[in-house]
Molecule: small-subunit ribosomal RNA
Organism: bacterium enrichment culture clone E31
RNA sequence: CAGAGUUUGAUCCUGGCUCAGAACUAACGCUAGCGGCGUGCCUAACACAUGCAAGUCGUACGAGAAAGUCCCGUUCGCGGGAUGAGUAAAGUGGCGCACGGGUGAGUAACGCGUGGACAAUCUACCCUCUAGUGGGGAAUAACCCCGCGAAAGCGGGGCUAAUACCUCAUAAUACUGAUUGAUCGCGGUCGAUCAGUCAAAGAUGGCCUCUCAUAGAAGCUGUCGCUAAAGGAUGAGUCCGCGUACCAUUAGCUAGUUGGUGGGGUAAUGGCCUACCAAGGCGACGAUGGUUAGCUGGUCUGAGAGGACGGCCAGCCACACUGGAACUGAGACACGGUCCAGACUCCUACGGGAGGCAGCAGUGGGGAAUAUUGCGCAAUGGGGGAAACCCUGACGCAGCGACGCCGCGUGCGGGAAGAAGGCCUUCGGGUCGUAAACCGCUGUCAGGAGGGAAGAAACUGUUAGGGUAUAAUACGCCCUUUCACUGACGGUACCUCCAAAGGAAGCACCGGCUAACUCCGUGCCAGCAGCCGCGGUAAUACGGAGGGUGCGAGCGUUAAUCGGAAUCACUGGGCGUAAAGCGCACGUAGGCGGCGCAUCAAGUCAGGCGUGAAAGCCCUCGGCUCAACCGAGGAAUUGCGCUUGAAACUGGUGUGCUGGAGUCUCGGAGAGGUUGGCGGAAUUCCAGGUGUAGUGGUGAAAUACGUAGAUAUCUGGAAGAACACCAGUGGCGAAGGCGGUCUCUUGGUCCAUAACUGACGCUGAGGCGCGAAAGCGUGGGGAGCAAACAGGAUUAGAUACCCUGGUAGUCCACGCUGUAAACGAUGAAUACUAGGUGUUGGGCCGAAUAGCUCAGUGCCGCAGCUAACGCAUUAAGUAUUCCACCUGGGGAGUACGAUCGCAAGGUUGAAACUCAAAGGAAUUGACGGGGGCCCGCACAAGCAGUGGAGCAUGUGGUUUAAUUCGAUGCAACGCGAAGAACCUUACCUAGGCUUGAAAAGCAGUGGACCGCCCCAGAAACGGGGCUUCUCUUCGGAGCCCUGUGCAGGUGCUGCAUGGCUGACGUCAGCUCGUGCCGUGAGGUGUUGGGUUAAGUCUCGCAACGAGCGCAACCCCUACCAUUAGUUGCCAUCAGGUUAUGCUGGGCACUCUAAUGGGACUGCCUACGCAAGUAGUGAGGAAGGUGGGGAUGACGUCAAGUCAGCAUGGCCCUUACGCCUAGGGCUACACACGUGCUACAAUGGGUACUACAAUGGGUCGCGAAGCCGCGAGGUGGAGCCAAUCCCUUAAAAGUACCCUCAGUUCGGAUUGGAGUCUGCAACUCGACUCCAUGAAGCUGGAAUUGCUAGUAAUCGCUUAUCAGCACGAAGCAGUGAAUACGUUCCCGGGCCUUGUACACACCGCCCGUCAAGCCAUGGAAGCCGGGGGUACCCAAAGUCAGUGACCCAACUUUUCGAAGAGGGAGCUGCCUAAGGUAAAACUGGUGACUGGGGCUAAGUCGUAACAAGGUAACCGUA
Repeated sequence: CAGAGUUUGAUCCUGGCUCAGAACUAACGCUAGCGGCGUGCCUAACACAUGCAAGUCGUACGAGAAAGUCCCGUUCGCGGGAUGAGUAAAGUGGCGCACGGGUGAGUAACGCGUGGACAAUCUACCCUCUAGUGGGGAAUAACCCCGCGAAAGCGGGGCUAAUACCUCAUAAUACUGAUUGAUCGCGGUCGAUCAGUCAAAGAUGGCCUCUCAUAGAAGCUGUCGCUAAAGGAUGAGUCCGCGUACCAUUAGCUAGUUGGUGGGGUAAUGGCCUACCAAGGCGACGAUGGUUAGCUGGUCUGAGAGGACGGCCAGCCACACUGGAACUGAGACACGGUCCAGACUCCUACGGGAGGCAGCAGUGGGGAAUAUUGCGCAAUGGGGGAAACCCUGACGCAGCGACGCCGCGUGCGGGAAGAAGGCCUUCGGGUCGUAAACCGCUGUCAGGAGGGAAGAAACUGUUAGGGUAUAAUACGCCCUUUCACUGACGGUACCUCCAAAGGAAGCACCGGCUAACUCCGUGCCAGCAGCCGCGGUAAUACGGAGGGUGCGAGCGUUAAUCGGAAUCACUGGGCGUAAAGCGCACGUAGGCGGCGCAUCAAGUCAGGCGUGAAAGCCCUCGGCUCAACCGAGGAAUUGCGCUUGAAACUGGUGUGCUGGAGUCUCGGAGAGGUUGGCGGAAUUCCAGGUGUAGUGGUGAAAUACGUAGAUAUCUGGAAGAACACCAGUGGCGAAGGCGGUCUCUUGGUCCAUAACUGACGCUGAGGCGCGAAAGCGUGGGGAGCAAACAGGAUUAGAUACCCUGGUAGUCCACGCUGUAAACGAUGAAUACUAGGUGUUGGGCCGAAUAGCUCAGUGCCGCAGCUAACGCAUUAAGUAUUCCACCUGGGGAGUACGAUCGCAAGGUUGAAACUCAAAGGAAUUGACGGGGGCCCGCACAAGCAGUGGAGCAUGUGGUUUAAUUCGAUGCAACGCGAAGAACCUUACCUAGGCUUGAAAAGCAGUGGACCGCCCCAGAAACGGGGCUUCUCUUCGGAGCCCUGUGCAGGUGCUGCAUGGCUGACGUCAGCUCGUGCCGUGAGGUGUUGGGUUAAGUCUCGCAACGAGCGCAACCCCUACCAUUAGUUGCCAUCAGGUUAUGCUGGGCACUCUAAUGGGACUGCCUACGCAAGUAGUGAGGAAGGUGGGGAUGACGUCAAGUCAGCAUGGCCCUUACGCCUAGGGCUACACACGUGCUACAAUGGGUACUACAAUGGGUCGCGAAGCCGCGAGGUGGAGCCAAUCCCUUAAAAGUACCCUCAGUUCGGAUUGGAGUCUGCAACUCGACUCCAUGAAGCUGGAAUUGCUAGUAAUCGCUUAUCAGCACGAAGCAGUGAAUACGUUCCCGGGCCUUGUACACACCGCCCGUCAAGCCAUGGAAGCCGGGGGUACCCAAAGUCAGUGACCCAACUUUUCGAAGAGGGAGCUGCCUAAGGUAAAACUGGUGACUGGGGCUAAGUCGUAACAAGGUAACCGUA
């Protein structure tokens, strides 16, 4: 020391991405009241107009104006004088200009930091101290004159001064040389003696004591200066140790290079330079090269360790337009100096000149972006001066900017009718909200008025006193003291008063992370977004509003930094499967290293000293009202150096030891390597024999071989390759790998034993060697196999899988290659840490099947570890040492470069760009052309069908004004619809209505409303006429009309819903509580052995129980009993009839309808532990659920339905509502589903004769009778029903005809005639009769139902309904066949397995191609950049040489000159810039080209995930 979101259906882990924090020289957006303190070109070290930024000294020196004013003169033009003024300006000279100020280009370096060294150095001004300051001389600027030039400026002549210059003297502890002593760190240091050499400048004040005396000079004296020496202080220079970015895809670099000697040079060491000599020097502890960068104190962040940064302030460095160079000077190679070259800008008379804001302001430009051409030297500091003073864009202030930090304010108290208004609303209300209004109070800031600081004390002058110096009471100097003078900021800070709540709040956010929610708009659009992700009609995620949250004169956004990130892990990570152990060994450097003793003190530890600048951070105290800010003191500065000690550990040295390691000896095992022989089996080929038509091959075939004789078989021969059995999670080897047998040779290893050596060890970057297969080179060899290739198949295709052939290759020798899923996906070594059980080799126990032990090799398993899986003495445990490697996925093991290779290619190995994941293990499901077990009319076995025909009906399609709508695999399609002529009706056309056809609230006017009749019209509607209120509790109500809120909608959304329904499925499953196991998802239970129709039961079991399902309980049916007999029944008795329960009677039977019984594997046998199963079992009406029904778990299909109903939201409102007439839903080239009738003889026809049940009936069923061929009509009895009616059941049976034919089958279609219903049968009903007589002769691929009273077949009834049934719902009649069995198809259940699926296989997913966009590699070239090399040319300049030309000082001189010394010029070395040349490196661009990435619905295939349908994968061709 805080975490969170995001990979999944869920989980744990790995891992990346993202967020919350702090901070900023910031910028942008919106907003803005005040003040304080800070801070402000990060970009173009781009270019700069203008002003200012370094001068000063008259007490160093010479010279010296003008305007103005005054006076005089005047020819009135002016002249002269004084003053201005010894002033200004300029000059000589001194000091300063090397500080201060700016910037960060360059620099990876002794540049910086830190600590040292200089015995290898310098230091102006300043301080201390010592000594001195004597004599002389020659010039020169200014100035004057002349000349050149546009200018800048320059030349010549003449005059003059100095603290300018020169010379002489003197001089040391200075310098040089010689001799020499002491000492040290041997380079020096401190001395001694001698010789030689080198200085100077004056200015100013005062005084007359001394000398002289005219002045007062000299002189004396004070102050300042000057010279020499020493010391100090300050500053600077040089050297050294250590530290100081990235790239090894930069590995070798170096000729002044490394060293030496001599010389030169410097303040000084040194190859710093030069000549010569030697051949060194640096580098894996990273040289050289490249890229980037000023360094530090510190700043930000962080718990810290770290990481990032180096703006302001401070220290150092570097630079000053670019490059080079020196001069002057104490100091520079000099920001506001010089020279040269270059670029640029400006001036020009074109000849030539001038310039350098990275000083302060300011301008242009660049940029997202950074201020005033301000005031002042009052303070602090600096330069000059004796001082006054001058200068100072250093600095002090002010201005601008919310750029940052800090502080203050925008009011406070009361105030509920919780006002109005907004927003929301479940319409009740809630909220903004005490918020406002209103009442009271206060007065910060801003405003007005008034007062008003501190910052100032020095210097200087002055007063007084003291001291010093002196001859001196003078002048001067020093100390103390009095007074005076000085403020840019600024009338500022601050204080007082006045008035007044009056002038002063915004910004972002509100899906999760993350505090904060509603409405409207929008409708994958517009948009949002930091990540996950929102938006496709109910968006808390977009936009607006209301409300809320956060912060607040600010708030957000963006960029960049640290943090979180233990996500580079020192603190503090990993590597079996997530990314990660080199394929394996040997071994160099390096790292690490056994036991004992002694010693040293490098590491280590302790004390002391020095240093670690200031500022900053931290603490304490203090000053601004507080704070920010500032001041003082302290602490800290983890470091470095020196020094004194300690000696355990590490290290060094020495000396020992035997346990590590090794050697000798005795034995042993082995497919360890290498070499050369040998052997048999098999395959193929060749020759011959026998033999005949096939062989071969496959899922099936074909290609192929064979009558020229194959295959088969026998004999003989040839060749090459590989070595069956033995053979074993057996052996050997470091790994790759090694297998017949014998032999030569050779490596390693194990056991035993005692002896020897004495740490000789472990690991191992580079390096070196070995290294399967494939491949390459050369030469052999070649039987079999077999890439490529050919053919045959398969297939939609089949460049594959299968088949027939077949070449490289496979084999050998030599050489190369150097990779593999080279795997135990597990580096090597050592030690320690329960066991059990196999096995190999050896040994011990006299023998041993037992046991012990060493070395291997397996399995199981404890502790421990692990995300889990798993590992577990052969560790993935516990530790130590060393090496290799990893840091999200893709791009990519790619590109470029380098290197190796003959090539193929290997090794090393990125980036742009892109994604928010990619992954590991395990879990639950789902799925599999995985496995096991089981079930179902699932298949099989059967029966009857459908698919063909005609018709009916539904659907699709088409058509139409409309053919209303819905249902669409199973699970839509005789479905909604249990019945469309009108109605229905929702559709179309036409005519109409608008508070409406129906409902209902309020308000209001009136008295109608209703009913009847007439006219027009298709009707609705319209026009007209007649008639005219009712009830009442007297309040009013009803009805009509008007108005208004509203009605109405079969309009949309079944993906907003309720309800209901379908299917999986009457399948046997689905869950819970507690416990236990697991980090967790989850598991267990529910799995397992049996059994069942069943999660049915039983046994076992870390489970024990429970719930919803199953079963049972309910209904019908089959048997019996009891009860009860009318409308039912009639055995017995009686009566009657042609006959009939017709009647009396009876309720026995049937039946009816209520209650019970009965069946439970209860009994027997067999099997079984049991549950249970089996049986021609018994009994029984019924036997193992007796048959049927009702009953449908958790769930799933966004299944169906807004058109049955209900309902949110949206939409229409003289219409998407309502009324009416007609039409349509009935269309018709077609396609499909479901049915009916058939195709006939098991049939058809005719005639006759039987036997039902469920049901229905008063707006009804309707009898008998009569009429009609018939549908039907008439008729009306009876019946509100066990009574009457519908109601003759039909198949069946009996008899006859038909005789296999498009028929006496079949009945469609059509013509005619009718019946019935109904307002009405045209579109568009059903039925009847006559006539007509189509297709059709048993139905392709395919497909449906059914396991018993079932299929098939026969009829009957009912709902709907005026009428309409081949449909639907029911009823009874007749009444079969078959099931070996579970391999296969379909569906389902349980267990298990694999999985890259989870929208769950109708899944996932790969690659080419096509399209768009993006970044990138190559590329003929083209265009740049920096650097190096060689050469050419060479400015300025230093140095060297020369110097016949020039020169005042000094010397000599014969006065001509000569000498000393100096200079111009010239020459040489070096050299910036420039040029030439050839290479290398690096960047941009480039026709074309290569791959890569991304992009809702493109093309082709199906590679992978399941045995993925040929197991997958690795290397190679």